The part of an RNA shown here (large-subunit ribosomal RNA, half B) has 1211 nucleotides and comes from a Deltaproteobacteria bacterium. Taxonomically the source falls in Myxococcia (Bacteria, Pseudomonadati, Myxococcota). The full RNA is in RNAcentral, with records from ENA.
[in-house]
Context: one part of a larger RNA
RNA sequence: CUGCGCUAAGGGAACUCGGCAAAUUAGCCCCGUAUCUUUGGUAUAAGGGGUGCCUGCUUCGCGAGAAGCAGGUCGCAGUGACUAGGGGGGCCCGACUGUUUAUUAAAAACACAGGUCCCUGCAAGCUCGAAAGAGUGAGUACAGGGACUGACCCCUGCUCACUGCCAGUAGGUGAAACUCCUGUUCAAGGGAGCUAAGCCCUGGUGAAGAGCGGGCCUAACUCUGAGGCUCUCAUGGUAGCGUAAUACCUUGCCGGUUUAAUGCCGGCUUGCACCAAGGGGGUAACGAGGUCCCCACUGUCCCUAGCGCAGGCCCGGCGAACUCGAUGCGCGGUGAAAAUGCCGCGGACUUCCAGCGGGAAGAGAAGACCCCACGGAGGUUUACCGCAGCCUGGCGCUGUGGUAUGGUUUCUGGAGUGAAGAGUAGGUGGGAGCCGUAGAAAUGUUCUCGCCAGGGAACAUGGAGGCGCCAAUGGGACACCACCCUCUAGGAACUGUACCACUAACUCGAAAGAGGACAACGCUUGGUGGGCGGUUCGGCUGGGGCGGUACACCCCUGAAAAGAUAUCAGGGGUAUCCAAAGGUCUGCUCAGGCGGGUCAGAAAUCCGCCGUGGAAUACAAGGGUAAAAGCAGGCUUUACCGGGUUUUGAACAGCAAGAAACCCGGUUGCGAAAGCAUGGCCUAGCGAACACUGGUGUGCCCUUUAAAGGGGCCCCGGUCUGAUAGUGAACUUACCCUGGGGGUAAUGGAUCCGUCGCGGGUGAGAGUCCACAUCGACCCCGCGGUUUGAUACUUCGCCGUCGUCUCAGGGCAUCCUGGCUGUGCAUCAGCAGCCAAGGGUGGAGGUGUUAACUCAUUAAAGCCCUACGUUAGUUGGGUUGAGAACGGUGCGAGCCAGUUUGGAUACUAUCUGCUGGAAGUGUUGGUUGGCUGAGGGGAAGGUCCAGUCAGUACGAGAGGAACGCUGGGCCGCAGCCUCUGGUGUACCGGUUGUCCGGCAGGGCAACGCCGGGUAGCUACGCUGUAGCCGAUAAGAGCUGAAGGCAUCUAAGCUCGAAGCGGUCCCCGAAAAGAGCCAACCAUCCCCGAACGCUUCCCGCAAGGGAAGUGCUAGGGGCGAGAGCGCCGCUAAAAGAGCGGUUUGAUAGGUCAGGGGUGUAAGGCGCGAGCUCCGGCGAGCGCUUCAGCCCACUGAUACUAAAAGCUCGAGG
Repeated sequence: CUGCGCUAAGGGAACUCGGCAAAUUAGCCCCGUAUCUUUGGUAUAAGGGGUGCCUGCUUCGCGAGAAGCAGGUCGCAGUGACUAGGGGGGCCCGACUGUUUAUUAAAAACACAGGUCCCUGCAAGCUCGAAAGAGUGAGUACAGGGACUGACCCCUGCUCACUGCCAGUAGGUGAAACUCCUGUUCAAGGGAGCUAAGCCCUGGUGAAGAGCGGGCCUAACUCUGAGGCUCUCAUGGUAGCGUAAUACCUUGCCGGUUUAAUGCCGGCUUGCACCAAGGGGGUAACGAGGUCCCCACUGUCCCUAGCGCAGGCCCGGCGAACUCGAUGCGCGGUGAAAAUGCCGCGGACUUCCAGCGGGAAGAGAAGACCCCACGGAGGUUUACCGCAGCCUGGCGCUGUGGUAUGGUUUCUGGAGUGAAGAGUAGGUGGGAGCCGUAGAAAUGUUCUCGCCAGGGAACAUGGAGGCGCCAAUGGGACACCACCCUCUAGGAACUGUACCACUAACUCGAAAGAGGACAACGCUUGGUGGGCGGUUCGGCUGGGGCGGUACACCCCUGAAAAGAUAUCAGGGGUAUCCAAAGGUCUGCUCAGGCGGGUCAGAAAUCCGCCGUGGAAUACAAGGGUAAAAGCAGGCUUUACCGGGUUUUGAACAGCAAGAAACCCGGUUGCGAAAGCAUGGCCUAGCGAACACUGGUGUGCCCUUUAAAGGGGCCCCGGUCUGAUAGUGAACUUACCCUGGGGGUAAUGGAUCCGUCGCGGGUGAGAGUCCACAUCGACCCCGCGGUUUGAUACUUCGCCGUCGUCUCAGGGCAUCCUGGCUGUGCAUCAGCAGCCAAGGGUGGAGGUGUUAACUCAUUAAAGCCCUACGUUAGUUGGGUUGAGAACGGUGCGAGCCAGUUUGGAUACUAUCUGCUGGAAGUGUUGGUUGGCUGAGGGGAAGGUCCAGUCAGUACGAGAGGAACGCUGGGCCGCAGCCUCUGGUGUACCGGUUGUCCGGCAGGGCAACGCCGGGUAGCUACGCUGUAGCCGAUAAGAGCUGAAGGCAUCUAAGCUCGAAGCGGUCCCCGAAAAGAGCCAACCAUCCCCGAACGCUUCCCGCAAGGGAAGUGCUAGGGGCGAGAGCGCCGCUAAAAGAGCGGUUUGAUAGGUCAGGGGUGUAAGGCGCGAGCUCCGGCGAGCGCUUCAGCCCACUGAUACUAAAAGCUCGAGG
């Protein structure tokens, strides 16, 4: 220091986002219990009282036991420990008990009983499945499914225009099939007819999706507007509620609560943007929900302190990980704009230990925000394209009969009226006969046609005739026959449609039976179709989005005198127009001004003069243009056909469409001709491939050939791609993912400084007068780098973002304190300015707030910087993930610098830095002790009040100072523990439960709890905390020139601040310039390899061996002193420091003193009562200021500091 615990005087939420955490409360019995209420509850409401032990007795009970009564008795305390609600009040939300994001959200979200709507008659509906089949369900509308709402109470308004759903169907539209037409035939193809669903259409439907206005005027104070007018809609928000979980403005206004309230509650209400089953408004009870207040309570806080345990630290054992280029200082500067490493200056012996967490833009995780990707995925939809499903027509499976009604073919009938004509003459042809007892004429009834004259048919009666030719009329002449036209009736065949039946396919059923050519199924048609699938969801861009289009072109400026040249730079245009506004020939001259002239004016038409273009040009601008490029008239079509080159598009590589200029050939127009004319005075006016389509050549090919026609190719056109060298298509993601980017945003930094802050110049003005006591417009010039912004330089393989807490360092443009000056300064109190940064700059209320506001104080309650100081320091209220809600918005998924509630803050410190603690080396022999003080640190003090001066100076008065002296308070700093208080898990006592058989004495239960408490440590306690000197600032002066005066200054001199330097305190010889003083020790001894030298021996020699000697490396002794060891504490993490070490009181023990607790055990006596008379009995008194205990003081060697080891200068 951390974690877990214990306790705290006085205050009592002042803490904080918030009573977070902790404390309080607590069992049982008795008393008592408000408000509200759904009458159940709220309720253990709240608030009180009691509670042990002993003795005896009573009631209940078979008993175990339970409930009591009376008396006695002890303690601070009797649920004595453990166990065991803190309480109350106001609001929001949700009725409730429940459920949920296993692993950050328990909620207001989900569910819920209840309410409502919709579908569904069972082979149902819904669901799963390719189907078979299956679930709901072995259920059947009091059932099942879907949707919304969410107990209960009072209620649930208006709108059917839109979307959906339901119903309807005369009409429109509407596919295949079919029919018809066309296509010379066939066929492809085309057209028409008929037509289902669907759509259009007509209605209905809101507890379906949804939606529910604006303007003007108006009442005899004012305000308001019952009311009126008007626009508009499908309807214009009713009841209720309302600054709200919803209100931007907003901290709305008023009241209450508080000293103070961005809070809360109650009202008001102009509702940015409440509102009625996405339910509205209430609501008892309930809630680990959100919010405010009060009581109680407390270490949350003022303001911290002490104690216990486990770590941390030390010793022994075992023993990881992250990370890792390092040989790793500070400041100023520089630099890719935030440097241990570069430059400069300074600092700096080497190493280690414990801590802290400022830096290493620390580690960790290829940033989640942002942008980008012709990246991905989830979701949505009236994005695009499909698919399932569903609806639907046709055909098949698929048969029979009937009725009605179409079509076609065929058959049989009937009808056919201009006038004339006997008369109802369809056309043409044939034709002289035809019909009739198989019943003619005529009559009757019925039906039918009709031009109203008549015609036809059937039946009955009737019983024998009727018609034609001829004649007349007329364009046409009738009987009869044939063919045909129009209309009509009927029959038949085939076929269609509608309906009604049938049964035998088929289906259901165990069967009986039911359904039935339907359904189902198959092929095909149209519709519907986010239910499902696949995809798309431009670019530029001072980030992206929104906006714009700088995305194809033209003109001017920019553009820097060749050419070319960018910006979301500035100014403007184009996507046409014209059969004349083209071509040509000829002629003319404009705008404007002056003069003249009927209506006629400034301006109409006319005449004259002047008139370089001031006009005109189809349209922008520029360039251009006068017998014209302008304005007219004549004639015309060169706005033509074919071919080529060049320029531009696109400077200087390539590149298409498009545009233009020129040339050649042809044809043509105008002109007498030269000539001009390949559209428009010039520079804009445009479009690939595919597809569809037109033309033309009579060019090429095919269709067997010829003709005609058709098709293809080439050529020339038309209809498009404006994101304009031309893509097929929308949103959303906070549930998100991947790859990248500091190529690009949000925070900080950097640069700039418009904005901001501060200052200056000038001085209009006001200040009674007077610019400058004070204030100061317009205009102008700066400084700063705290606001906001601009830029996009740094960081996206990661520099944590607001506010708080903690700890602060700095600047001064000074809030206070200090020293001065001016004053519109009498005093007091101010105002303004100058110097000055030593110290100080506080407490509370609401709010996440910074800020701002408020309350009470104060000498004052400063501004700013420090990565908007500080998250490997805290917090996590706000912002900014995932849940949820409100308002708004969107069809929706979703979204909102709108609101609301909930919501993981991880890291063992390597280097550096800092705070402390050690070891070693050096300082020229060593050691012990003491100094000096370069240098460093400090705020060690700051401020106020009172008394006195003095009711004095001053002042008319009212008022009312100062210097100096004295006393005290607060804040800060340092020390201490006598007192006061805290702690005090040393200690003493009381006591509960339980265990050790009883007593005594103990263990455990937080030290079990409770009452005290020595030492130590502590604050809430006590003590201390002068001034003076020197040099200065602003300022005040002396003398004094330059400049005969004046002048505080130029030379010289004197003063003058809490500020600067000393005096004071602390560190400080590692201060490499390594200091000084004193004392002590040393300046010695022994051994001594290798190597060298001398001598000797062996050997011919090379060489080998022995002894002696010299010296070094090295080793040992002595040695001032030091260290270790041992006993300890004025010290202490380890080291260190200090004391002691038998020549000793260092620690322990013992004894004594002092102190804490509070009267031990044992014994004797008493004791309410009871008794089997033996005794039992809570407890009391005496013995006993007892017993037990102590970290303090003193005494005392009883015990332990024994022995010993190591280092250490030696020239």